[in-house]
RNA sequence: GAUUUAUAAAGAAGAGUGGAGAGAUUAGGCUCAACGAAACUCUAGCAACCUUCCCGGUAAGGAGUGGUGCUAAUACCUAAACCGGCCAUUUGGUCAGGUGAUGAUAAAUU
Repeated sequence: GAUUUAUAAAGAAGAGUGGAGAGAUUAGGCUCAACGAAACUCUAGCAACCUUCCCGGUAAGGAGUGGUGCUAAUACCUAAACCGGCCAUUUGGUCAGGUGAUGAUAAAUU
């Protein structure tokens, strides 16, 4: 990198270096940013996918040892297509609706 499966409206930030952008990509919106963005480092924390331990019935539950991940805003919001509700009535409009697409993360396989 590829494939498969699962998950996401909850939760958790300070310092140092850095010096202008950032919120995945494209478009539109909105937001964050010299009261210091991205990135990197350290420390702290959140969570519970894998692991370890406890309990137990190979379940459920608990702890949080180790491996990842994460710590503005729902994955910041919207977007192609299909289905559904409502309004309008050939087109169309609308929605915290369902599926899907795309990306992210984990686990397994390669």
Predicted 3D model of a 110-nucleotide RNA (SAM riboswitch aptamer (S box leader)) from a Bacteroidales bacterium. Lineage of the source: Bacteria > Pseudomonadati > Bacteroidota > Bacteroidia > Bacteroidales. Its mean pLDDT, the model's own confidence on a scale to 100, is 80. Of the family's consensus pairs, 88% are formed in the model.